[in-house]
RNA sequence: CGAGCAGGUCGGACGGUCGCGGCGAAAGCCGAGGAAGUUCCGGGCUCCACAGGGCAGGAAGGCGGGUAACUCCCGCCCGCCGUGAGGCGAGGCCAGCGCCACAGUGACGAACCCGCGUGAGCGGGGUGAAACGGGCAAGCGCCUUCCGGAGCAAGGCCAAAUAGGGGGACGAUGGCGCGGCCCGCGCCGUCCCCGGGUAGGCCGCUAGAGGCGGGCGGCGACGCUCGUCCGAGAGGGAUGACCGUCUCCGGUCCUCGUGACCGAAGACAGAACCCGGGCUACAGACCCGCUCGGCGA
Numbered sequence: 001c002g003a004g005c006a007g008g009u010c011g012g013a014c015g016g017u018c019g020c021g022g023c024g025a026a027a028g029c030c031g032a033g034g035a036a037g038u039u040c041c042g043g044g045c046u047c048c049a050c051a052g053g054g055c056a057g058g059a060a061g062g063c064g065g066g067u068a069a070c071u072c073c074c075g076c077c078c079g080c081c082g083u084g085a086g087g088c089g090a091g092g093c094c095a096g097c098g099c100c101a102c103a104g105u106g107a108c109g110a111a112c113c114c115g116c117g118u119g120a121g122c123g124g125g126g127u128g129a130a131a132c133g134g135g136c137a138a139g140c141g142c143c144u145u146c147c148g149g150a151g152c153a154a155g156g157c158c159a160a161a162u163a164g165g166g167g168g169a170c171g172a173u174g175g176c177g178c179g180g181c182c183c184g185c186g187c188c189g190u191c192c193c194c195g196g197g198u199a200g201g202c203c204g205c206u207a208g209a210g211g212c213g214g215g216c217g218g219c220g221a222c223g224c225u226c227g228u229c230c231g232a233g234a235g236g237g238a239u240g241a242c243c244g245u246c247u248c249c250g251g252u253c254c255u256c257g258u259g260a261c262c263g264a265a266g267a268c269a270g271a272a273c274c275c276g277g278g279c280u281a282c283a284g285a286c287c288c289g290c291u292c293g294g295c296g297a
Stems, first nucleotide, its partner, number of pairs: 001293005007287004012246007020031004033268001037279002040277005045151004057147005062076005077091001078089004092142002096140002098136003112125005155203004165194006174188005210229008247265001249263005254257001
């Protein structure tokens, strides 16, 4: 220098004006992401169910470790791929049932040929990945371990208007019904009390398995500890627009420089209970380590 492998970081910076959401009496303060995306795993939280055990069903599956937990992550072993750095792996069990292309007499009851042997049988050969000795469980199955269901529209509290429900009291003893009359009962009426649901409001709701920095332990995932910070909480659902300086990128010009001018901020995307991971998308920029090849000293 070329070609590659593996890991990590960033996703313009600062300021001003107006607008919008939240908090606040006001001044003012805060206001999207590394994936907020997909909803594929796992957990917190909430409600329902549940003595315990088993069956069914589902998931995982080398060994050890990490974690709240995982199908995630780390280390090691083994197998395959690659010259290599490295990459990939459903990588437990063949007892039973099933399957084993082509070739081969024969692919599961052991058959053919040759030799030996009286015989039972023994030795050898051919085909094939494999010939009583096997292979396959992302074939049926077996073993071990784990798994209750629904989800913040979870769930809780307050609570109208109207209609309806339950109870009580009253009624010159009014009206209607029980064929007529008397008694009685029921309904209608007035007033009071109670309970449920709906509209609406409030909570859940954002301080957390939290971020950043240091130290210690560990190969590592990670753990312990100290310091520091508070970083959106809507519910017709905010997070936008413009300007200035710098930076970056592209272009033009010349007196080629630490120049001038013009354009532009370029991708994927966008919170809605929270968190850990996987997967997917991404303009551009940067950092560290390693491998192979070439050249030079």

Bacterial RNase P class A from a Candidatus Limnocylindria bacterium, 297 nucleotides, folded computationally. The model forms 93% of the base pairs in the Rfam consensus. The source organism's lineage runs through Bacteria, Bacillati, Chloroflexota and Candidatus Limnocylindria. It is recorded under the gene name rnpB.